Transfer RNA from a Lachnospiraceae bacterium, 71 nucleotides, folded computationally. Rfam family: tRNA. By type it is a transfer RNA. The RNAcentral record of the sequence draws on ENA. Taxonomically the source falls in Lachnospiraceae (Bacteria, Bacillati, Bacillota, Clostridia).

RNA sequence: GCGGAUUGGUCAAGCGGUUAAGACGCAGCCCUCUCACGGCUGAAUCCCGGGUUCGAUUCCCGGAUCCGUCA
Numbered sequence: 001g002c003g004g005a006u007u008g009g010u011c012a013a014g015c016g017g018u019u020a021a022g023a024c025g026c027a028g029c030c031c032u033c034u035c036a037c038g039g040c041u042g043a044a045u046c047c048c049g050g051g052u053u054c055g056a057u058u059c060c061c062g063g064a065u066c067c068g069u070c071a
Stems, first nucleotide, its partner, number of pairs: 001069006009024003017054001026042005047063005
């Protein structure tokens, strides 16, 4: 220089209008003599700054971090 990635605590779906899906984890309740297992409910997420658009996690530009690659 070139390419890719960045979404709850972790993993991770989402290709312009979703209640931002799901799993693990966490909290509460139920179950149990207690724990575990199991069941129900809940909290918790779009890296930052601009732009486009009626509307942006999604498209564009810049920045940051990480990964790969060339010299």